[in-house]
RNA sequence: UGAGUUGGCCGGGUGACCGCGGCACGGCGCCGCUGGGCCUAACGGUUCGGUUGUGACCAUGUCGAGGAAGGUCGGGACUCCGCAGGGCAGGGUGCUGGAAGACAACCAGGCGUCGUGAGGCGACGGAAUAGUGCAACAGAAAACACACCGCCGAUGGACCGGGAAACCGGUCACAGGCAAGGUUGAAAAGGUGCGGUAAGAGCGCACCAGCAUUCGAGGCGACUCGGAUGGCUUGUAAACCCCACCCGGAGCAAGGCCAAGCAGAGAUCAGACGGCCCGUCUCAUGAUCUCGGGUAGGCCGCUGAGAUGGAUGGUCACACAGGCGUCUCCCCCGGGAGGCGCUGGACAGAAUCCCGCCUAUAGGCCGACUCACCAC
RNA sequence: GGGCGAUUGGCGCAGUUGGUUAGCGCGCUUGCAUGACACGCAAGAGGUCACAGGUUCGAUUCCUGUAUCGCCCACCA
Numbered sequence: 001u002g003a004g005u006u007g008g009c010c011g012g013g014u015g016a017c018c019g020c021g022g023c024a025c026g027g028c029g030c031c032g033c034u035g036g037g038c039c040u041a042a043c044g045g046u047u048c049g050g051u052u053g054u055g056a057c058c059a060u061g062u063c064g065a066g067g068a069a070g071g072u073c074g075g076g077a078c079u080c081c082g083c084a085g086g087g088c089a090g091g092g093u094g095c096u097g098g099a100a101g102a103c104a105a106c107c108a109g110g111c112g113u114c115g116u117g118a119g120g121c122g123a124c125g126g127a128a129u130a131g132u133g134c135a136a137c138a139g140a141a142a143a144c145a146c147a148c149c150g151c152c153g154a155u156g157g158a159c160c161g162g163g164a165a166a167c168c169g170g171u172c173a174c175a176g177g178c179a180a181g182g183u184u185g186a187a188a189a190g191g192u193g194c195g196g197u198a199a200g201a202g203c204g205c206a207c208c209a210g211c212a213u214u215c216g217a218g219g220c221g222a223c224u225c226g227g228a229u230g231g232c233u234u235g236u237a238a239a240c241c242c243c244a245c246c247c248g249g250a251g252c253a254a255g256g257c258c259a260a261g262c263a264g265a266g267a268u269c270a271g272a273c274g275g276c277c278c279g280u281c282u283c284a285u286g287a288u289c290u291c292g293g294g295u296a297g298g299c300c301g302c303u304g305a306g307a308u309g310g311a312u313g314g315u316c317a318c319a320c321a322g323g324c325g326u327c328u329c330c331c332c333c334g335g336g337a338g339g340c341g342c343u344g345g346a347c348a349g350a351a352u353c354c355c356g357c358c359u360a361u362a363g364g365c366c367g368a369c370u371c372a373c374c375a376c
Numbered sequence: 377g378g379g380c381g382a383u384u385g386g387c388g389c390a391g392u393u394g395g396u397u398a399g400c401g402c403g404c405u406u407g408c409a410u411g412a413c414a415c416g417c418a419a420g421a422g423g424u425c426a427c428a429g430g431u432u433c434g435a436u437u438c439c440u441g442u443a444u445c446g447c448c449c450a451c452c453a
Base pairs, nucleotide, nucleotide: 001372002371003370004369005368006367007366008365009364010363013318014317015316016315017314018313020064021063022062023061024060026058027057028055029054030053032051033050034049035048036047037046038045039044066347070358071357073356074355075354076353077352078251079250080249081248085278086277087276088275090247091246092245093244094243095109096108097107098106110124111122112121113120114119125242126241131240132239133236134235135234148182149181150178151177152176155175156174157172158171159170160169161168162167190208191207192206193205194204195203209233210232211230212229213228214227215226216225217224218223255300256299257298258297264291265290266289267288268287269286270282271281272280273279293452294451295450320345322343323342324341325340326339327338328337329336330335331334377449378448379447380446381445382444383443386402387401388400389399395433404420405419406418407417408416426442427441428440429439430438
């Protein structure tokens, strides 16, 4: 200098004016309660105060969106369901250790895989010691395999020759033996070599790649290294399944209090813990379900933004990133510096709260590291 | 706000132990028939199975994410 990897941060600024919402204090108005004065025989009226509440009111002060507030994917807090205990069914998760309230998220490590590398990615238990299923087409054969081409002539058979006979030699490839090689496919029964054989084959042996069992060493562990033994070796578990661990359900429209208004009727008898059983709990002025009727209000839950009338904005000016055009200067292509003009700041917007994930995002800033080339 | 479900030609829908090639009805196009039209008859076109990624030899189908559309919910008695 070029090409990359990775971590973190910002994501508009200042000022003026005009707006919006919450809260506090003050004022004004209104409703309610209450005390005093005056008028009245009384009911009542009027006036001056106090106080609670309230407002499409006024003034002041103060606060007012995000890194994702989004998707609602995974957890938790919280609340209710007649405490939710056991078993089956069902669902979820799946290398190890740690932190955390919890998780599929985070940190560190192991293994596999991709990359020259920095690093990236991984639903990463179990298929060779549980079992089952599936593997289209092609191909001989797709899983206790098979024989189209091929190899063989040991055994049986037929034929020819020799021989006194037993038998010997040869031909055929009918029965038969084989799976080394060819062909197909995503995948072909671990690989190479030697022995062996009629031909062959883990049939035997040596070495190598794995797997299982076992022993030793290291590590908390996943796992790694080494030895011995066993011929144990297709893929698929985001197919059933097995193993280990976890899971009761619903969700702030949960739920509690108040007000207003209406019209009840039917079904079941055992019902509830949202599948089943045990178990537990509740009980006929009862419980559950269905249809119908009424309301569309307030407060709490609810928040250092906290609405349901759903606020958090707009205009102007000034600089600042950035982009485009043009001019001048500098050096070798190509870029750099400066001036002027135009333009211009994305994705998006809380609704009970919190922790993660995923997705969207103009542009900018900072750090760490790798590879290649050049110079010293 | 919360909880569910769906997406397959222009429209309405089928399609499962994952397997060569995705079908049905209506509609559309062309031809025949008719003086002409409708009905009818014959033939044909039209699909990224919403999009992206993963598992697998192979995905409409299994898994994950995204997008779009739709449905349900409150309180009183």